Record summary
A computed fold for a 1493-nucleotide RNA from an Anaerolineales bacterium, annotated as small-subunit ribosomal RNA. RNAcentral holds the sequence, with entries from ENA and SILVA. The coordinates come from a structure-prediction model, not an experiment, and the mean pLDDT is 82. Taxonomically the source falls in Anaerolineales (Bacteria, Bacillati, Chloroflexota, Anaerolineae).
RNA sequence: CAAUUGAAGGGUUUGAUCCUGGCUCAGAAUGAACGUUGGCGGCGUGGAUUAGGCAUGCAAGUCGAGCGGCAGCAGGCCCCGCAAGGGGCGCUGGCGAGCGGCGAAAGGGAGAGUAACACGCGGGUACCUGCCCUCGGGACCGGGAUAGCUGCGGGAAACUGCAAUUAAUACCGGAUGUGGUUUCCGAAUACUUUUCGGAGCAGAAAGUCGCAAGACGCUGUGGGAGGGGCCUAUGGUCCAUCAGGUAGUUGGUAGGGUAAUGGCCUACCAAGCCUAUGACGGAUAGCGGGAUUGAGUGAUCGACCCGCCUCACUGGGACUGAGACACUGCCCAGACUUCUACGGAAGGCUGCAGUCGAGAAUCUUCCCCAAUGGCCGAAAGGCUGAGGGAGCGACGCCGCGUGCAGGAAGAAGCCCUUCGGGGUGUAAACUGCUUUUCUUCAAGAACAACUCUGAGUGUACUGAAGGAAUAAGGGGCUGCUAACUUCGUGCCAGCAGCAGCGGUAAUACGAAGGCCCCGAGCGUUAUCCGGAUUUAUUGGGCGUAAAGCGUUAAUAGGCGGUUGAGUAAGUAUUCGGUCAAAUCUCAUGGCUCAACCAUGAGGCUGCCGGGUAAACUGCUCGACUUGAGGUCGGAAGAGGCAAGCGGAACUACCGGUGUAGUGGUAAAAUGCGUUAAUAUCGGUAGGAACACCAAAGGCGAAGGCAGCUUGCUGGUACGAACCUGACGCUAAAUAACGAAAGCGUGGGGAGCGAAUGGGAUUAGAUACCCCAGUAGUCCACGCCGUAAACGAUGGAUGCUAGGGAUUGGGAGUUUCGACCCUCUCAGUCUCGUUCAAGCUAACGCGUUAAGCAUCCCGCCUGGGAAGUACGGCCGCAAGGCUAAAACUCAAAGGAAUUGACGGGAGCCCGCACAAGCGGUGGAGCAUGUGGUUUAAUUCGACGAUAAACGAGAAACCUUACCAGGUCUAGACAUUCAGCUGCAAGCCCUAAGAAACUAGGGCCGCCUUCGAGGGUGCUGAACAGGUGCUGCAUGGCUGUCGUCAGCUCGUGGCGUGAGCUGUUGGGUUAAGUCCUCUAACGAGCGCAACCCCUGUCGAGUGUUAAAUAUUCGCUCGAGACUGCCGGCGAUAAGCCGGAGGAAGGAAGGGAUGACGUCAAGUCAGCAUGGUCCUCUGACGACCUGGGCUACACACGUGCUACAAUGGGGUGUCACAAUGGGUUGCGAAACCGUAAGGCGAAGCCAAUCCCACCAAACCACCCCCCAGUUCGGAUUGAGGGCUGCAACUCGCCCUCAUGAAGCCGGAAUCGCUAGUAACCGCGCAUCAGCCAUGGUGCGGUGAAUACGUUCUCGGGCUUUGUACACACCGCCCGUCAAGCCAAGAGAGUCGGGAAUACCUGAAGCGCCCUUACGGGAACCAAGGUAGGCUCGAUGAUAGGGGCUAAGUCGUAACAAGGCAUCGGUAGCGGAAGCUGUCGAUGGAUCACCUCCUUU
Repeated sequence: CAAUUGAAGGGUUUGAUCCUGGCUCAGAAUGAACGUUGGCGGCGUGGAUUAGGCAUGCAAGUCGAGCGGCAGCAGGCCCCGCAAGGGGCGCUGGCGAGCGGCGAAAGGGAGAGUAACACGCGGGUACCUGCCCUCGGGACCGGGAUAGCUGCGGGAAACUGCAAUUAAUACCGGAUGUGGUUUCCGAAUACUUUUCGGAGCAGAAAGUCGCAAGACGCUGUGGGAGGGGCCUAUGGUCCAUCAGGUAGUUGGUAGGGUAAUGGCCUACCAAGCCUAUGACGGAUAGCGGGAUUGAGUGAUCGACCCGCCUCACUGGGACUGAGACACUGCCCAGACUUCUACGGAAGGCUGCAGUCGAGAAUCUUCCCCAAUGGCCGAAAGGCUGAGGGAGCGACGCCGCGUGCAGGAAGAAGCCCUUCGGGGUGUAAACUGCUUUUCUUCAAGAACAACUCUGAGUGUACUGAAGGAAUAAGGGGCUGCUAACUUCGUGCCAGCAGCAGCGGUAAUACGAAGGCCCCGAGCGUUAUCCGGAUUUAUUGGGCGUAAAGCGUUAAUAGGCGGUUGAGUAAGUAUUCGGUCAAAUCUCAUGGCUCAACCAUGAGGCUGCCGGGUAAACUGCUCGACUUGAGGUCGGAAGAGGCAAGCGGAACUACCGGUGUAGUGGUAAAAUGCGUUAAUAUCGGUAGGAACACCAAAGGCGAAGGCAGCUUGCUGGUACGAACCUGACGCUAAAUAACGAAAGCGUGGGGAGCGAAUGGGAUUAGAUACCCCAGUAGUCCACGCCGUAAACGAUGGAUGCUAGGGAUUGGGAGUUUCGACCCUCUCAGUCUCGUUCAAGCUAACGCGUUAAGCAUCCCGCCUGGGAAGUACGGCCGCAAGGCUAAAACUCAAAGGAAUUGACGGGAGCCCGCACAAGCGGUGGAGCAUGUGGUUUAAUUCGACGAUAAACGAGAAACCUUACCAGGUCUAGACAUUCAGCUGCAAGCCCUAAGAAACUAGGGCCGCCUUCGAGGGUGCUGAACAGGUGCUGCAUGGCUGUCGUCAGCUCGUGGCGUGAGCUGUUGGGUUAAGUCCUCUAACGAGCGCAACCCCUGUCGAGUGUUAAAUAUUCGCUCGAGACUGCCGGCGAUAAGCCGGAGGAAGGAAGGGAUGACGUCAAGUCAGCAUGGUCCUCUGACGACCUGGGCUACACACGUGCUACAAUGGGGUGUCACAAUGGGUUGCGAAACCGUAAGGCGAAGCCAAUCCCACCAAACCACCCCCCAGUUCGGAUUGAGGGCUGCAACUCGCCCUCAUGAAGCCGGAAUCGCUAGUAACCGCGCAUCAGCCAUGGUGCGGUGAAUACGUUCUCGGGCUUUGUACACACCGCCCGUCAAGCCAAGAGAGUCGGGAAUACCUGAAGCGCCCUUACGGGAACCAAGGUAGGCUCGAUGAUAGGGGCUAAGUCGUAACAAGGCAUCGGUAGCGGAAGCUGUCGAUGGAUCACCUCCUUU
């Protein structure tokens, strides 16, 4: 200095957290397609699929100045003819066909094949090169044909035969020869080789035009330019489940062939050559410049444009030529299509248009050679679907427009609404203005430098007029992600990229309104890159998430100590060459801008060559000792192999003693035993394993190794510092070793013990437990080669605080010598961590690293399918090693946190158990519930926390249910309109069960006088519903639980969820208090404050009066661990005592934290939504019935079963709370009684219920019995309430006199004025089914050792795969459906090769005068057996996914038998059992260690 400049994340695993990890989204792009919409212009771009088939037209011709000529055209001349016309002449312009030359090998198209010297990049040369440029030469003499034309033939055609004749820049012979020459000779040069000289050899030519000059050609040679051939280094795909390939193969010699090198070809000789740095095989693919994306390294792609290659219907082949094995040439074979006279022919759009087909999908059978270029020609010129243009397609990029300004506190419509209003919205209407675009008219370029010539084109551009005129949609609105409401729907219909929405209040479906984004587009789909550091070179990991080979030895390879010299391959720097153009970046410029285009500069990170440097790496040479190894010395050890020996125990057998059991278990049984077991003593035999020592111990590479002795043998550490001198580290491939189980052969077999049999357990029990017991376990030899083969941690080296134990050595001290002790060194092993640094997601690791570094190896890349299938290798087998995919899911996982849970643990509490007292469960009855029944038996409540509950009063009413009869603006509320001017109402009569209806009578309102209020009738809005939803709600309530908990602020710790506080030690009824303490405080709970009772004092009070005591009321006192002693940390507090009415909360009540149970209640009330309905009711009224039913089952109670009792009589004694005017109701009288009569008193400290009580007490009777117990049931007669006691009330009297003799399993209440027993009152209420509920007093106990157990709760801790939280989670078989893949008797098709057969055209070869023939090679074809890929296949097996199926319960807690790994057997299934192993096992005890004292 213009360029150096560039990097974002989110959602989703969980109750929450951090991490790992996948899935997914936001961005950009496209030769796109689809849906929908569509005004204009510019520049680009457009058959990606069937290299599938093609009608038609065009895409390569040109030259008469090479030639013979003259079919046609024009002109001219000649002849005939009056003319029209006819004939002739190549004479001129020209020219069909032909000979000849050049071109046709370019341009244009396509990407099938090709993994290759095809391409890119860098080199090389054994080579060729028409036209072009250039240097210097030459062109002499001859010759014979042939097409055309003519004649005669064949054939449908295509085409073709014979004869005659003719020309050339066509062809041939000879000469010359600058020059050429892989022939020979000689000379020079250091070689390769080059140069020079000589000889030999081969080999040229054409003319035309022009008056001429000359021009264009021709021939041979050298050089050049440009083009091409060949060789070569290097670069770029996948698969190793492709590991060996190769006979012209590799090389040589000779020859052939080519423009040229070469096994390119042939003969002979040799046996090589390629390969783990991936040969060979298979799959896929044109390559590059570049394009897309990305911060970049990269990843993906190879449309358009440019370069190269390859192909031209498929396969083979050559010819011509400078160049081809030739897109619009030739020959042959094949397939296909067309013509045909059936004999034969013709064809090749992957050129431009166009057509069919297939496909989601890709254009006009257009104009022009005006320009740029190409071919031919001397030129004029001709040809050119190359090219220039236009057309079609929003296919892409870029630009423009669809108007601008004003215009209401704001129209209408639509939407929402809390009904007030708000939104759409200045938006519209309306007023004014403008004209890009549009329409019309006019004018009008550039593209031509250079004479003519313009397809595009009357185009671009310009001017004028007209008139807002011609022009807006698509997607979205739960989060990611910008944007919200209403209605409809009701896990349906549907949405969805992921998470996920939808089961009656859906911002997620559909619609509407509104809003957001983009805009002639907008969305969707597909694909690629990004995000993804998710293959990690930049830039990841492997203890537990996926991931260290079981271990060692060692090859290749990779890496490598100190020092000197040299070299210069790597490396660094400098210079040169190359890296085409376009593209890219920047600048400038041209189209009005932009897209687009042009110019310049930069860049293109690469390769090659020359020079310089020498630190580092490499290489060569030399040296060193610290790495490594060796030597010597003593040392420790379950290191290995073999042989021998030993004692205890066990079992069997023999013998003795001895008698009825033994054995086994939670308990049993099977089993063994009178043929003598078990027990015990002695003896004999056998096999296996080695107690104590013993340990955190030792050794080994790992697996693993344990009695003692001996032999053989491997490794290790230390000390000495003597030797070698980097000899090292690691380690694919490879080899060896390798627990247990298992296999083979042969032994052995005591105990144990898969399988198996039996016994138990159980719903079952193929198990756990028991009795037996075979393989096996043991030995020898040989296989197998796997384990939780684990430290879940590869090996080596160096560095980074310590403490302890142990082994060995040394030193010191000491000793006669030792031990002990101290210090130190080295090694090995182990532990701990309050902890250092550091690391880690955390747990944890922490000199034995998971720290900091270096080197090498192995391994990982979401879960499942699966360590499986197929293939290969190994194995006798079992099986092992290697190792996928389809499909499927949005997770799977690690660590830690808070809870919950555990047939885990610890501490504590509670009438929780225990100790007691009394009950329930049995009976009868009452009452509630279920069930059943019914026309209805209205509804709700269902473990605890429903069931004498809602209901504290169901005969009617209540009442909600049923039957029947009735009403319809309604039994009830508000408003409006009209009418009425009548109140409403009461009484009577008639029908009726009543409601209700009809008729009559009585009464006939208030008023401010306004037809106002009220009433009635009609109509309209509406009323009404105990209909539904307690899972839409409010309120209230139950329960855990009167349990002691639940939280917050600040601070601290942790990445975080979270923790701390609130844990610990004591204490309490208590998270009560004290103390310790990274916590300090606070709140809701606890306690206290409130009420009642208990003591006292003072005052006060009446219901006849007074005194005293009671009594009522009011105020006050009193209790606080205050005092004493003890214990305790001197604390909190606990124990005891004194005093006191009361003592440690004095007793009781009210009071219920955060929350749990979607607990209960829509029927107490209130209420959202919804439904139904209004003259045919789910509304309202009435009568009757039902809620009271009754085979049963359950709950709650009452009364009993009797003598602690029952009955009778009696003194008769002693309460308290309450209630009373529609009421309580005295006395007296009547009745056996219920009750009646009666009426005093009382609105109540006065009177009444009620002289209130009962149990109690005294006396008498009963004498243990279904009774003088018990009272159900039933009969008769009465009483009371009430409109009414039939369904269906209570009471009294007489009679009757059932079950029941203390209750199975089980279960409930209660800790003191309590339980138990006894009665009394009240509410509801006309009465009462009350034995219920709720209060009151009377009498008045027993027991608590204690916390093992049951239940519930609190705190701490532990495990967890649970979090809807154990009523959790979850495994496998079986049954059903769907899906994909593998196997499968086979069947079908493709591909590449092999062997043999046959073999067209054709080059070359042989024979032949010619015609022709022959051999070899060879395309296509055929036959055969294999290889490989794909399709399909009865069937069988496994896998995945599915709705709430079946069987069990394997795993997660100690998961109820700890689990898991390997292996073996067995079993419906999970699984069980044996053996070895792991801890990734809970709990308890013990040992050891650390810290502290």